Transfer RNA from a Candidatus Parcubacteria bacterium, 75 nucleotides, folded computationally.
RNA sequence: GCCUUCGUAGCUCAGUGGUAGAGCGCUUCCAUGGUAAGGAAGAGGUCUCGGGUUCAAUCCCCGACGAAGGCUCCA
Numbered sequence: 001g002c003c004u005u006c007g008u009a010g011c012u013c014a015g016u017g018g019u020a021g022a023g024c025g026c027u028u029c030c031a032u033g034g035u036a037a038g039g040a041a042g043a044g045g046u047c048u049c050g051g052g053u054u055c056a057a058u059c060c061c062c063g064a065c066g067a068a069g070g071c072u073c074c075a
Stems, first nucleotide, its partner, number of pairs: 001071007010024004018055001026042005048064005
């Protein structure tokens, strides 16, 4: 330099046009003499950024940035 994949909650990841979710973690409550385990409820997101298509975009298209992996002839 070129190619591929990826970027979604604090962390690990689903979701792939029609109201953003799970597990773990966090908060509160229940329970216990107390702690852990257990049960219930809750908070937490400009879905990396900019533009386009669409009635509607996390999802499709273009570009930028970032991450991982691969390839790299001749001189």
Its mean pLDDT, the model's own confidence on a scale to 100, is 81.
Its Rfam family is "tRNA". From the family's description: Transfer RNA (tRNA) molecules are approximately 80 nucleotides in length. Rfam classes the family as a transfer RNA.
RNAcentral records the identical sequence in 4 taxa.
The sequence is in RNAcentral, with records from ENA.